[in-house]
Molecule: Purine riboswitch aptamer
Organism: Alkaliphilus pronyensis
RNA sequence: AAUAAUUUAAUCAGUUUCACUCAUAUAAUACCGAUAAUAUGGAUCGGCUGUCUCUACCAAAUGACCGUAAAUCAUUUGACUAUGGGUGAAGUUAUUAUAUAU
Numbered sequence: 001a002a003u004a005a006u007u008u009a010a011u012c013a014g015u016u017u018c019a020c021u022c023a024u025a026u027a028a029u030a031c032c033g034a035u036a037a038u039a040u041g042g043a044u045c046g047g048c049u050g051u052c053u054c055u056a057c058c059a060a061a062u063g064a065c066c067g068u069a070a071a072u073c074a075u076u077u078g079a080c081u082a083u084g085g086g087u088g089a090a091g092u093u094a095u096u097a098u099a100u101a102u
Base pairs, nucleotide, nucleotide: 002102003101005100006099008097009096010095011094013093014092015091016090017089018088019087020086021085022084023083024082025081026056031047032046033045034044035043041066042065050057058078059077060076061075062074063073064072
């Protein structure tokens, strides 16, 4: 100086997975149909809408309202999913250094 494989360490560059967190979407929403209950009640099923968007479209509590009829309303709290950002952990690739062998 070259070659080959391996050990250890560093860089944090690429990439994968997981956890946490933030943002965006969506308001866990609106509409329609069928059936059902009736102040000890106010329910069930289906369709559709909304997202540069897959999925989901529910639960609980409190209050109002409806004088027995066919219709509910408001407030509060609690998620999942998709995409992107940040942080941490693990793995892997790459680079550099060290040691060993020929």